[in-house]
Context: one part of a larger RNA
RNA sequence: AGUUUAUGGUGGAUGCCUUGGGUCUGGAAGUCGAUGAAGGACGUGAUUACCUGCGAUAAGCCUCGUGGAGCUGGAUAUGAGCUACGAAACGGGGAUUUCCGAAUGGGGAAACCUAACCGAAGUAAUGUUCGGUUGCCUUGUAAUGAAUAAAAUAGUUACUUGAGCGAGACACGUUGUGAACUGAAACAUCUUAGUAGCAACAGGAAGAGAAAAUAAAUAAUGAUUCUAUCAGUAGCGGCGAGCGAACGUAGAAGAGCCCAAACCAACGAAUGUUGGGGUUGUAGGACAAUCUACAUGAAGUUACAAAUCUAUAUCAUAGCAGAAAGAGUUGGGAAACUCUGGCAUAGAAAGUGAAACCCUUGUAUGCGAAAUGGUAUGGACUUCUGAUUGUAUCCUGAGUAGGGCGGGGCACGUGAAACCCUGUCUGAAUCUGCCGGGACCAUCCGGUAAGGCUAAAUACUAACCAGACACCGAUAGUGAACUAGUACCGUGAGGGAAAGGUGAAAAGAACCCCGGGAGGGGAGUGAAAUAGAUUCUGAAACCAUUUACUU
Repeated sequence: AGUUUAUGGUGGAUGCCUUGGGUCUGGAAGUCGAUGAAGGACGUGAUUACCUGCGAUAAGCCUCGUGGAGCUGGAUAUGAGCUACGAAACGGGGAUUUCCGAAUGGGGAAACCUAACCGAAGUAAUGUUCGGUUGCCUUGUAAUGAAUAAAAUAGUUACUUGAGCGAGACACGUUGUGAACUGAAACAUCUUAGUAGCAACAGGAAGAGAAAAUAAAUAAUGAUUCUAUCAGUAGCGGCGAGCGAACGUAGAAGAGCCCAAACCAACGAAUGUUGGGGUUGUAGGACAAUCUACAUGAAGUUACAAAUCUAUAUCAUAGCAGAAAGAGUUGGGAAACUCUGGCAUAGAAAGUGAAACCCUUGUAUGCGAAAUGGUAUGGACUUCUGAUUGUAUCCUGAGUAGGGCGGGGCACGUGAAACCCUGUCUGAAUCUGCCGGGACCAUCCGGUAAGGCUAAAUACUAACCAGACACCGAUAGUGAACUAGUACCGUGAGGGAAAGGUGAAAAGAACCCCGGGAGGGGAGUGAAAUAGAUUCUGAAACCAUUUACUU
C1' cells in the first nucleotide's frame, strides 16, 4: 500500500407518512368600481421581527341571531384582563375605514408636495388644525361671447344628467388588424390561416334571429342556434399539395314582436316636435261606408309598456338532535387476542399511546333563521282590444337597389360565377312596382330589401359548496406541503430557488463533574436517547480505528 473483519464518523439514498398539489363530476354562481375598486404603502398588540386580522373607533366598534364555558389569532411566555348581567367562536345587517392607486382641486420621482372657496375650532391677531367642495367626458338649460359692421357660430362660465372612466378568469364572445416557420419533398399562386399575435368593446353568456328564405315532383317546408347524418359526397384546386359545403333527414330547444310612412290633432315662425293612427305579401294600411263594442276575455315585468307591495312555499348565508360495550390477557400504551353482549334508515370517513359499528368528531335520518338575498306560485297592481265591403287618390325605409373599375367574403383560387360586403365613378322603379330561384332570357314558383328588439337549446370556469380518482407522495405533485412569486439575480422588461418528519405526551435533560466556551461524562425523563433537538428509518461514495492475509 492493497484485499478483508469489526466498530464508528460523514452523508442523506431507501422505506413509511402527509399538512400540499393534479385531473375531473355535480350544484350554485358568473362580477367588483366615483357610495372610490382590484392591488398596495404606512400604521395598529402591554411586551411584536414575520404572517394573519383590522384602520387613528385600527388582532377591533354597534346590533340581531346561533352558541354555551371558557377566552385574549399563528405562538409559547410573563403581566394584566374579559366571561352565566352569556364571553370566546360562527352567521345576517350596520358603523369606522389613514395615504397611494381609474385617482378625479393643482403638481408629482405612487403611498409625497401644495392651493382656492364655504363652514367650524382656536388665537389679541396672523400662523395653525378639522369637515366639505373644486377632474375629464357626456346630456340638457341659461348666461356670456371672437376672427367679421350686424347677426350667427366656435369658445367660455354656471347649474344640471350619467349604473361613463379602472380592474379582472393568460377561459368563453364580437369587431378591427394580422404574420411566419411549415406543407407543396425546391418555390412564386396555393397551404399553414383569417391560425398565432396585437388592439377595442361586451355579457353571463356573446353572436345570430322572425324570410326581398329554402326548394320544386305543377310535392312542399316555414325565425335563429347547437348536435348527428348527409359526406370526405357535390365541388374548388400550379385540377399539385391540399381545401371542402349545402339541400334533405333525425334530435336539443322553441316565441314572437316594435318602429318609419300615408292620414288626423295640438304646439310652433319653421323644414319640425309631441300624441293618435299603423306595421304587411292570399299584399297590407291610410281613405270612404256598414256592423259590433266598454262588458267579457287576454296578457304582463327576458323582447312585445312599466313600477312596487304582499302572502305562501322553497333554497342559500350560522346551527341542533342523533343508537349501541364491558371484562380478562399481552404490552409503555389496546382499538389487538379471548370471553360474554348490544345498535344499525347509522358497518362513509377521520381521530384517539398499535388495527374501534357501540371512546370522540361524525355518518343515516330528522329538525332549524331575528336578519339579508335568490327562485316559484298566487294576489294587489298595470296594459290591451273586432269584422266586412268599396275605391285605386295617398303610403309602404334613396345616393338605396342595380351598373362600371379595384378588392374582399361565400367550400367556390375570375372562372360560365350567381349571391353577400364596398374603396371609387355612377345610379333606378314605386304595387300594372321590386328582388330571388348559381351566367343570361322566357314561363312558372317563392318572397317583399334598403329601420329596430328578442328567451331557450350553445361556449367557458377565476372564485364558492359537495364529492370522486387502477393521479403524485417532498429531485415527485403547482415554481411554491416550510417566511414562495419569498430569498437571491438583473438598470429594466424579466428570471427565480433551496428548504417537510424528536416523541404517545416536552415528560426538551433539575443537580454534579471536565472545559473560557462549544462540547462531553454522570444523574434523571421516556417503551426506546445510536428517539437529545443538525432529533424517524439511516444505503452508497468518502474518512478513522481495528481483525486477518499478501507484498